About this RNA:
A computed fold for a 74-nucleotide RNA from a Thermoplasmata archaeon, annotated as transfer RNA. Its Rfam family is "tRNA". From the family's description: Transfer RNA (tRNA) molecules are approximately 80 nucleotides in length. The prediction has a mean pLDDT of 82. The sequence is in RNAcentral, with records from ENA. Taxonomically the source falls in Thermoplasmata (Archaea, Methanobacteriati, Thermoplasmatota).

[in-house]
RNA sequence: GCCGCUGUAGCUCAGCUCGGCAGAGCGACUGAUUCGUAAUCAGUAGGUCGGGGGAUCGAAGCCCUCCAGCGGCU
Numbered sequence: 001g002c003c004g005c006u007g008u009a010g011c012u013c014a015g016c017u018c019g020g021c022a023g024a025g026c027g028a029c030u031g032a033u034u035c036g037u038a039a040u041c042a043g044u045a046g047g048u049c050g051g052g053g054g055a056u057c058g059a060a061g062c063c064c065u066c067c068a069g070c071g072g073c074u
Base pairs, nucleotide, nucleotide: 001073002072003071004070005069006068007067010026011025012024013023020057028044029043030042031041032040050066051065052064053063054062
């Protein structure tokens, strides 16, 4: 230099194919339970979906570009 993959909650990831309410588990917090803790149960909060631009009535998902990480080729 060229090619590919990945980037979504504090962590691990799903959702992208086929555009239409942003989710799960773990973790955190609050409450119940207990003499108390753990466990269990109920609930709550937490997101510019890596940045920017474009097309669209509408984008996490399409198009362009940039950034970061990983891998391959020379």